[in-house]
Molecule: TPP riboswitch aptamer (THI element)
Organism: Knoellia koreensis
RNA sequence: GGGUAACGACAGGGGAGCGCGCAAGCGCUGAGAGUGCGGGCAACCGCAGACCCUCACACCUGAUCCGGUUCGCACCGGCGUAGGGAGUCGAGUUCUCAGGCAC
Numbered sequence: 001g002g003g004u005a006a007c008g009a010c011a012g013g014g015g016a017g018c019g020c021g022c023a024a025g026c027g028c029u030g031a032g033a034g035u036g037c038g039g040g041c042a043a044c045c046g047c048a049g050a051c052c053c054u055c056a057c058a059c060c061u062g063a064u065c066c067g068g069u070u071c072g073c074a075c076c077g078g079c080g081u082a083g084g085g086a087g088u089c090g091a092g093u094u095c096u097c098a099g100g101c102a103c
Stems, first nucleotide, its partner, number of pairs: 001097003007090004011054004017028004035048005059084003065078004
C1' cells in the first nucleotide's frame, strides 16, 4: 500500500406452510407461519411492522419432481459444481497478500 470476517449508515430483496376444529381457537416445524391500517362477499390484495437475506444455507424455478420418513407439513438423501436471485458508502479493528527499511 491492496484485499477483508465482523461493525455502522443508507438503500434494496424475500417468505408466510402443515394438522385438528362448524367456528372461536389449539398444536407442529421454523428466524419468521400474519401484528396494525385500508380495500374486498370471499379467496385474497395494498401499505406499514416483525423476521431473514443482499454473492449466496434469504428466497424463487424445475416441482402437483424422485427415494426414505411423517396423519400431514416439517425432516434426511437426490436433482445440485442445476438455472435465477437484492449493495453501495463509511471506518480501517481482525485476518491476509505484496513491497520498502533495519536486525